This is a predicted structure of a 76-nucleotide RNA (c-di-GMP-I riboswitch aptamer) from a Campylobacterota bacterium. It matches the Rfam family "c-di-GMP-I riboswitch aptamer". About the family: GEMM was predicted in a large-scale screen for bacterial structured RNA regulatory elements. Its family is annotated with cyclic-di-GMP binding in the Gene Ontology. The coordinates come from a structure-prediction model, not an experiment, and the mean pLDDT is 77.
RNA sequence: UAUUGAAAAAGCCAAGUUUACUGUGAAGUAAAUACGGAAAGUUAUGGAACUCAUACGAGUUUGCAAGACUACCAAU
Numbered sequence: 001u002a003u004u005g006a007a008a009a010a011g012c013c014a015a016g017u018u019u020a021c022u023g024u025g026a027a028g029u030a031a032a033u034a035c036g037g038a039a040a041g042u043u044a045u046g047g048a049a050c051u052c053a054u055a056c057g058a059g060u061u062u063g064c065a066a067g068a069c070u071a072c073c074a075a076u
Base pairs, nucleotide, nucleotide: 002076003075004074005073012037013036016033017032018031019030020029021028022027035063041069042068043067045065046064047062048061049060050059051058052057
């Protein structure tokens, strides 16, 4: 450096739930807990679900797929 593996060790993230605040709303932020995860890290994109709206449209979520970049440990 490349490939593979993994929750074994040290770390990391955090579904869902609860409380508080914010938002018309989907939902978001913080804390606690911890279903799970080998990229559940970042990012261009596609798809799916949802919200507001008469429509045009404007938003929210994605632990769905997948391109690129970066990254701990072990083995080869």